[in-house]
Predicted 3D model of RNase P RNA and transfer RNA as a complex of 440 nucleotides.

Order: sequence, then C1' cells, then structure tokens
RNA sequence: CUCAGAGACAGUCGGAGCCGCUGCCGGGUUCGCCCGGCGGAGGAAAGUCGGAACUCCAUAGGGCAGCGUGCUGGGUAACCCCCAGCGGGGGCGACCCCCGGGAAAGUGCAACAGAGAGCAGACCGCCACCGGCUUCGGCCGGCGGUAAGGGUGAAACGGUGGAGUAAGAGCCCACCAGUGCCCGGGGUGACUCGGGCAGCUAGGUAAACCCCACGCGGAGCAAGGCCAAAUAUGGAAGCGCUCGAGACCGGCCCGGUCGAGCUUUCGGGUAGGCCGCAGGAGGCGACGAGAGAUCGUCGUCCCAGAUUCAUGGUUCCGCCCGACCCUAGGUCGGGAACAGAAUUCCGCUUACACGUCUCUGAGCGUG
RNA sequence: GGGCGCGUAACUCAGCGGCUAGAGUGCCAUCUUCACACGGUGGAAGUCGGAGGUUCGAUUCCUCCCGCGCCCA
Repeated sequence: CUCAGAGACAGUCGGAGCCGCUGCCGGGUUCGCCCGGCGGAGGAAAGUCGGAACUCCAUAGGGCAGCGUGCUGGGUAACCCCCAGCGGGGGCGACCCCCGGGAAAGUGCAACAGAGAGCAGACCGCCACCGGCUUCGGCCGGCGGUAAGGGUGAAACGGUGGAGUAAGAGCCCACCAGUGCCCGGGGUGACUCGGGCAGCUAGGUAAACCCCACGCGGAGCAAGGCCAAAUAUGGAAGCGCUCGAGACCGGCCCGGUCGAGCUUUCGGGUAGGCCGCAGGAGGCGACGAGAGAUCGUCGUCCCAGAUUCAUGGUUCCGCCCGACCCUAGGUCGGGAACAGAAUUCCGCUUACACGUCUCUGAGCGUG
Repeated sequence: GGGCGCGUAACUCAGCGGCUAGAGUGCCAUCUUCACACGGUGGAAGUCGGAGGUUCGAUUCCUCCCGCGCCCA
C1' cells in the first nucleotide's frame, strides 16, 4: 500500500433571535384565556419474537394432557438473552458458524435408481462339485460357496498390508480409526491425556413420534379501580335455585372458594372524566472487584406524557460537503438514511445516508 | 395499543416430507353448427409470498421478514 477480520462511537448539524404546537410549576383573570420559568422522540420509539414488573382472577393447589428449554460453568429480577470455555465444522490466517441431550429403550421414514435400504443383499463377476459337448483353449446347464472386485445410490455393515483358502471373508494376525468398560493424571465441569481389556463395528433421521432432565396457572393497561351520566329488576325460549345452574377468561378430571341466578335472542339507554401514567431492575461520572458478562460504593441529575393524538417553520452567524469562477479568495447549492413515543423495563431480530476511532491477519514493496 | 389467523395457476380451493404440485371455473387450439351457445378432444398457464436453516430430499418442519384479514374497551 492492497485485500480482509473483530470491536466500539456517532446517527448530521452548533449558537442566537422571532413565530407556532404541547406537558408541568408559579402568578394573573372579564373564567374565554393571558404572562413568566423549565422540559419536549429513537438507536432502533419498528416487528410484537423471548422474558419480566404491574393488575385482576383464590393466597395460584394436585394429576393427566399440552407447551417450552436442552454441551459445561457463570451473569441477570427473568429470558429462546449475555459472558467465558468445551466439542464439531469452515478459513493460509486474524477469525467466523452450530435448536450442540438420547439413534448399542421402542416405533416409524428413506422417493427414484439398484439384485439388495437394515442386524441386508448373489445382478455382473470369482470358485468347488455333478452332467453334457469339445477344435482339449474352453463352452453350456444344474446345484452350491463367496460381500475381495464391478455397477446403483445421499447412504451398501471399518481402512491398509499379510497369513489363509477351491475362491473368499475380522475367519486369523500387525498397525491405524472408532465404540464400550476398567485404572491413573489434569480440570469446579463439559471434556482431555496416557495405559490395559473386550467384542471386532454398533449406519442416517428426534427443526418424525418418542425417552430423559428441568421449567411453565390464565388473561392482559382496551389489565384494573373511582366518579359522573343513563336506565327497562323490559319481552320470548332454555337451564337452575342447596339433590347446586354458573363463575374463578387455557383443554379435561379432582379439590377448594363464591354462589341465585345464568345462556341465547329481540328491543331500549349511556358513548364523558380522573387514577393507573412518568423517581425508575433510571441516566451520567469517579473509584473498586472480576478474564468477561456483570456487580458494589460514593457523588451528581430529574430527563416527553398526548387522546384528532404535540415536538415544526423562518432569519443571521459559524462549521462541514459539492460545483463553478480561477484562486488572496469569492459566488451558488445542500446538511440527507431508516424512521417516528402511547403502561413501563431488560433483551433479541429487522431497517438504515454521510461517517469516525481502536486492535488484528494475509500478501506485496521499501529501509 | 394488545391478541390471533391466512398467503398454492387469472379466480375459488385441495395437497402437508418423495418422482413431472393437482381439481373446478376461466383461457387457447380444434371438432360439431349456416353462425353462436351447449357439448367432445387436446393444450398452455405456478420463483407454492420472500430469505436463511434442518434433511439425501421442503409447498409441507424451524427461524426471520413482507402482505392481507379477524377479535378485544
């Protein structure tokens, strides 16, 4: 220098004036509003994917079913989250990716091709025996053996070499790979290193059923509470009233609590306000603990809260970028992407313009 | 705001791990008719909403996006 990898920041304008919208506080008011001060979108406010706070149902119980999670250790209020490691895979490398328990519990599935698709399989091939023919090389037929070779497939029941055999085969032997058991070393652990023994070999799929371990009650701020307003304890049908309908917003059963009304349908009225709701698993800074996620202590700050749904416009100066004149500088234009709060918080995922910083790898060049 | 469901041919729907994804209507060609309709025969038409993953193999199973619809005061 080129090409890559990892992490972090910022998110595009800054200052001042004027006009406008909106929340809170203070003051004034003719109750219409006015004045002053302070504040007013995001890193994703988004998707609503995971988890929680909060609220109601019972204080949330038992069983079945169902759902979720799934290497190990840690973090967290919690998590399908995060950190560090282990194992596997990819890359020359920095580094990246993995829903990563169990397939020697059971069941299922594997199209097409192929002889055969699960403790399999004789299509071609190889070989022994019997019979026939023979140009004496062999050929044909029958009955068997054989998984070394060919061929099919995503996948064909360890690999190489030797011994052995009619031909062959873990049938046997040596080495290697893999599995299980035992012993020893290291590690909290997943796991790993070394040695011995065994049978010689157990295939894939669980984002198929299933098994194992752990976890999960349901609903959601349109939760829920209060006030105001309105009213018809209205009509019809069905069920029920202690021999118990129904409710406890998930499917069933049990248990428990409440319990005199409930369900469907026709018809009528109300259609407003307040709380929840902005001080919180809060932000920022310093110090400390830790490998890190994260945690602790101290200091400091108060930082949107609407309900037709606010956060915008304009002028000047500065800064940045681009074009032109042609360079002392001047003129003109632009300041953008994705997107916009609605109970709140922690994560994940997805979208995104111009950028900035730090560390690292490979290749090439120069000294 | 919160909670659910669905995307397959031009339209309406099947299919839910397996060969070249089907059916009806519609469309095209042809036969029939003097001509049209009906009818007969044949044919075309699909990135299975998009991307990634699991698997030998995905319309189907898993994850993330996109679009549409329904319910709750």
Rfam match: Bacterial RNase P class A. The family's RNA type in Rfam is ribozyme.